This is a predicted structure of a 101-nucleotide RNA (Glycine riboswitch aptamer) from Actinokineospora spheciospongiae.

RNA sequence: CGAACCCGCGCGGGAGAGUCCGGACGGCCCACCGGCCGCACCGGCGCCGAAGGAGCAAAUCCUCCCCGGAACCUCUCAGGCAAACGGACCGCGUGGGUGAG
Numbered sequence: 001c002g003a004a005c006c007c008g009c010g011c012g013g014g015a016g017a018g019u020c021c022g023g024a025c026g027g028c029c030c031a032c033c034g035g036c037c038g039c040a041c042c043g044g045c046g047c048c049g050a051a052g053g054a055g056c057a058a059a060u061c062c063u064c065c066c067c068g069g070a071a072c073c074u075c076u077c078a079g080g081c082a083a084a085c086g087g088a089c090c091g092c093g094u095g096g097g098u099g100a101g
Stems, first nucleotide, its partner, number of pairs: 001101001005097009018045001020044004025038005046081003052077001053075003060068001
């Protein structure tokens, strides 16, 4: 100097599932009953999974047992189901660690 590997940061892309029902609040309409819209609140039921979390198979020294053993697979605790936020993962750039040669 420096491949590969790991971590962070910036930018871009980034799915799924009810803005369902009732209540409360605000605005508008109305003589009244009531209706419409918004939604950061509460309750109920339904649903999604790609933050996080949890679970596990085979390979794995001759045989057996134990331990270990991944995920966008599974579970849905958490989170989410208009927008926003978030978002595994991917691309580009960049900083650091380690370091074959």
Its Rfam family is "Glycine riboswitch aptamer". Its Rfam clan is "Glycine riboswitch clan". The organism belongs to Actinokineospora, within Bacteria. Its mean pLDDT, the model's own confidence on a scale to 100, is 77.